Glycine riboswitch aptamer from Salirhabdus euzebyi, 90 nucleotides, folded computationally.
The coordinates come from a structure-prediction model, not an experiment, and the mean pLDDT is 82.
It was read from a public genome assembly, where an Rfam model found it.
The organism belongs to Salirhabdus, within Bacteria.

Parts: sequence; C1' cells; structure tokens
RNA sequence: AUGAUUACUUGAGGAGAGACUGUGUGAAACAGCGCCGAAGGAGCAAGCAUUAAAUGUGAAUCUCUCAGGCAAAAAGACUCUUGUAUGACG
Repeated sequence: AUGAUUACUUGAGGAGAGACUGUGUGAAACAGCGCCGAAGGAGCAAGCAUUAAAUGUGAAUCUCUCAGGCAAAAAGACUCUUGUAUGACG
C1' cells in the first nucleotide's frame, strides 16, 4: 500500500397473520379461542470422518412454533449503502 472476508454501525427498502371475544375510556396488561414466520431459538438431508455396527460432523428463506408477532407505531431475515476495525490475495 491493494482491500477478499468477518464483526459492529449510518441511511433507505422490507412480507405474513384477528383494530377477534371478556375485563379495561383507549392503548398496554390479563384470560380465552384463532392465525403468521423473515428477530432469536430448536431439528434434519446429501456428503465427509470412522467403522462390523453404532457414532460424530453437517445448511437454509426447509420444518417446529419455545420465544416473537397478528390496525398504526415499534420490531423485522434479507438487499443496497455510510463509516470503523480486521487484513486473505497481490
């Protein structure tokens, strides 16, 4: 000094599902029933390792719905972007 990758961060975009019923002025909260999957979490295939078998490892936008969510707001995987750090490769 190039700046892969990773982490955090600025801004923007960002789906789904009851403004359900009761208590409550409304929201929230509590209870009940019904739903959603894209915070988080959990589970698994092929393959690989080992092997007689067993076992281990093994991803997600898949599956589960614990958590979370079901007007708006907030949150929101992911995409682009700002900056900081790291420093593969050259």